This is a predicted structure of a 73-nucleotide RNA (transfer RNA) from Methanobrevibacter ruminantium M1. Its Rfam family is "tRNA". By type it is a transfer RNA.
[in-house]
């Protein structure tokens, strides 16, 4: 240089056929306990890499950029 796959919450990842972003652990409070850690409730959570285009309507589709990973040359 080319071609694939992947970027979503502090972390690990889900999201179906374009239609109100989810889980789990994690923080924080509080129950339980002589204490502490398990537990049990609850409560916090997002520019869906970044830009632009399709559409009433986009994380999902179309394009360029940039990062990660692979694989050709």
């Nucleotide at each position: 240089g080319c071609c694939g796959u992947c970027g979503u919450a502090g972390c690990u990842c889900a999201g179906u056929a374009g239609g109100u972003a989810g889980a789990g652990c994690g923080u924080u409070c509080g129950g339980c306990u002589g204490u502490u850690a398990a537990c049990c409730g609850a409560u916090u959570g997002g520019u869906c890499a970044c830009a632009g285009g399709u559409u009433c309507g986009a994380g999902c589709c179309c394009u360029g950029u940039c990062g990660a990973c692979g694989g050709c040359g």
The coordinates come from a structure-prediction model, not an experiment, and the mean pLDDT is 80. It is recorded under the gene name tRNA-Asn-GTT-1-1. RNAcentral records the identical sequence in 18 taxa.